[in-house]
Context: one part of a larger RNA
RNA sequence: GCCUGCGAGUUUAUCUCUGUGGUGAGCUUAAGGGAGUGACACCCGGAGGCGUAGCGAAAGCGAGUCUGAAUAGGGCGAGCAAUCGCAGGGAUAAGACACGAAACCUGGCGAGCUAACCAUGGGCAGGGCGAAAAUGCGGUAAUGCGCAUGGGAGGCCCGAACCCACUGAUGCUGCAAAAUCAGGGGAUGACCUGUGGUUAGGGGUGAUAUGCCAAACGAGCCAGGAGAUAGCUUGUUCUCCCCGAAAUAGCUUUAGGGCUAGCGUUGCGUGAUGAGUGCCGGAGGUAGAGCACUGGAUGGGCUAGGGGCCGUCAGGUUACCGAACCCAACCAAACUCCGAAUGCCGGUGACUUUAGCGCGGCAGUCGGACGGCGGGAGAUGAGUUUCGUCGUCAAAAGGGAAAGAGCCCAGACCCACGGCUAAGGUCCUCAAGUCCAUGCUGAGUGGCAAACGAUGUGAUUGUGUUCGGACAGCCAGGAGGUUGGCCUAGUAGCAGCCACCCUUUAAAGAGUGCGUAACAGCUCACUGGUCAAACGCAGUUGCGCGGAUAAUGUAACGGGGCUAAGCAUGGCACCGAAGCCAGGGAGCCGCGGAUCCUACGGGAGAAGCGGUUGGUAGGGGAGCGUUCUGCGGGCAGAGAAGGCGGCCUGAAAGGGGCGUUGGAGCGCGCAGAAGUGCGAAUGCAGGC
Numbered sequence: 001g002c003c004u005g006c007g008a009g010u011u012u013a014u015c016u017c018u019g020u021g022g023u024g025a026g027c028u029u030a031a032g033g034g035a036g037u038g039a040c041a042c043c044c045g046g047a048g049g050c051g052u053a054g055c056g057a058a059a060g061c062g063a064g065u066c067u068g069a070a071u072a073g074g075g076c077g078a079g080c081a082a083u084c085g086c087a088g089g090g091a092u093a094a095g096a097c098a099c100g101a102a103a104c105c106u107g108g109c110g111a112g113c114u115a116a117c118c119a120u121g122g123g124c125a126g127g128g129c130g131a132a133a134a135u136g137c138g139g140u141a142a143u144g145c146g147c148a149u150g151g152g153a154g155g156c157c158c159g160a161a162c163c164c165a166c167u168g169a170u171g172c173u174g175c176a177a178a179a180u181c182a183g184g185g186g187a188u189g190a191c192c193u194g195u196g197g198u199u200a201g202g203g204g205u206g207a208u209a210u211g212c213c214a215a216a217c218g219a220g221c222c223a224g225g226a227g228a229u230a231g232c233u234u235g236u237u238c239u240c241c242c243c244g245a246a247a248u249a250g251c252u253u254u255a256g257g258g259c260u261a262g263c264g265u266u267g268c269g270u271g272a273u274g275a276g277u278g279c280c281g282g283a284g285g286u287a288g289a290g291c292a293c294u295g296g297a298u299g300g301g302c303u304a305g306g307g308g309c310c311g312u313c314a315g316g317u318u319a320c321c322g323a324a325c326c327c328a329a330c331c332a333a334a335c336u337c338c339g340a341a342u343g344c345c346g347g348u349g350a351c352u353u354u355a356g357c358g359c360g361g362c363a364g365u366c367g368g369a370c371g372g373c374g375g376g377a378g379a380u381g382a383g384u385u386u387c388g389u390c391g392u393c394a395a396a397a398g399g400g401a402a403a404g405a406g407c408c409c410a411g412a413c414c415c416a417c418g419g420c421u422a423a424g425g426u427c428c429u430c431a432a433g434u435c436c437a438u439g440c441u442g443a444g445u446g447g448c449a450a451a452c453g454a455u456g457u458g459a460u461u462g463u464g465u466u467c468g469g470a471c472a473g474c475c476a477g478g479a480g481g482u483u484g485g486c487c488u489a490g491u492a493g494c495a496g497c498c499a500c501c502c503u504u505u506a507a508a509g510a511g512u513g514c515g516u517a518a519c520a521g522c523u524c525a526c527u528g529g530u531c532a533a534a535c536g537c538a539g540u541u542g543c544g545c546g547g548a549u550a551a552u553g554u555a556a557c558g559g560g561g562c563u564a565a566g567c568a569u570g571g572c573a574c575c576g577a578a579g580c581c582a583g584g585g586a587g588c589c590g591c592g593g594a595u596c597c598u599a600c601g602g603g604a605g606a607a608g609c610g611g612u613u614g615g616u617a618g619g620g621g622a623g624c625g626u627u628c629u630g631c632g633g634g635c636a637g638a639g640a641a642g643g644c645g646g647c648c649u650g651a652a653a654g655g656g657g658c659g660u661u662g663g664a665g666c667g668c669g670c671a672g673a674a675g676u677g678c679g680a681a682u683g684c685a686g687g688c
Stems, first nucleotide, its partner, number of pairs: 001688006011094013026050003032044003054061002064076004097235002100232001104225006115199009124189001126158003129154001134149005162186003166183005201217001203213003210219001238623006248261005262365002264362007274353004278348005288338001289336002294332003298328004305321002307318004368393010398409003413585003418581003424575003427560003433572001435571006446562001452546002456543010473530005479503003484498003509524001513522002586613006595604003624677001626674007634666002642661004647656003
């Protein structure tokens, strides 16, 4: 891992609701007892309980009573049948659907591992260094001292046994739940070690590592309290039918839990009260807008005042600042002279639709997600966060978006090789137009992106020049006073400052740019000629261009590929879904009532017609099957149950039949009772 078996809402008591039954102003027994094979059934047993009257704290009064001075008002009552079984839904107390802690407590068992200590034993090859004492000699006034011999100290040195465990490799379903190999450290010491003993869990021991106390010790192990508790996780077993949520509010030592409400379901009651649209009537201060208020903020005008300057202090003056006021143009969630659309409230012999409300039983939900629109927070960041509102998902399959919970289309009862459409599509992949018309794009734009940049190109508007010859090119001129004045070493159109006149002219600046040390030189403005017909400037707009760099490989159309198979506008056709239509069938609801039953109150109910049937949590309904019991009625050695294999049948759980195997028990009908249905729980046991 697979298979088989086992495996989770039970039982008792009390309360409550529903169904059903007995009796009924009553209903009912408990312990216990009688008889009996018997603790069942049967018969006693009325103690007690519930109900039949309430109100008041009570005395008490009583269909009333309490409060009160009250014959007032108000509160609670007086109308409405109960009670005891049985079954079911729910609650509470219990282990209370099952499994699961980390822990806590009680009593014991442990120092044969290990820590420390006590007692008593054992062990340390070999080699090296050579302390002190001692002795001798030297030396000294005498010591100290020096040398030699001698001696054998030491948590001394090297290195086996022994002890340790620093490094690397191997091993890592091992040789081994800590080893092996090659090296390493200590090796007369705070050394190693045998045996016997002591210390025990709120504890011991500890050269402290929270180490060790029998292979996991921040508190050992075993049994018990014990089914501790678990607002947590996981699991929770047959079928079909109807409806179908929530992820919100308030409160919560509350935030992943609860309670009440909201939303679901179901029963009874009520009987148009519900929803949408239209119409009528309302309240309102948002969007927008505005500046009349409150504030902000810009330019101009005028002015009080201030600053500067002058002053003989009277004042004067000012190219400074400047409130108020005036003009103009602005800004505001906490501004409003104004002010929508929606929404909200009420009404309405209108239309469409099918709810609404009340009282009970049972819930689940309180982590929501994304998208559109309106806001806050944030960085006008986030697949961010927090509200409002609508949608989808959640709990929704189908078609489209290449793929894709939340986007677009559309809500799947079942069947079939029929038809029409939606979104989206119609060259191939791939079902359907290589469809029609008119334009645009040339960038593979389409098939990512901004500020910004650009004689890309289409459309359009305004304003100019032009056959009296424009625009571009070419030919020619572009002069004189004058080198204007100043400045400067110099500056002559062309460093800089000032001025910018006059003349000759077809025209020519006291000079547009290059240039020179300064001149010179080139050029432009401006003019004539040549040529010949269009040429500028500015704006709006469609489609394009640049801006444009990322990590395996084209890789930013799903692909092929496309110049239409791109974009815009208009048109016709077709494809396309579980949508819609047509055919057959099923369940449910409503209408309908053929027909049948009736204790006449009523009940069951075919055809037909209409509607409806996605679904998680969850509510409601109807069934299938297993084991056992009672009653009835059956089968079986001429072959029961069980196994295996075809067949038939029911909407399903299932049921039936035949053959074969098997070899002794087993169905069916009605009723009852449950150890009653497995795929999941890192489930449990066994087998493989």
Model confidence (mean pLDDT): 87 of 100. Predicted 3D model of a 688-nucleotide part of an RNA (large-subunit ribosomal RNA, domain II) from a Chloroflexota bacterium. The sequence was found in a public genome assembly. Its Rfam family is "Bacterial large subunit ribosomal RNA". NCBI's taxonomy places the organism under Bacteria, Bacillati, Chloroflexota.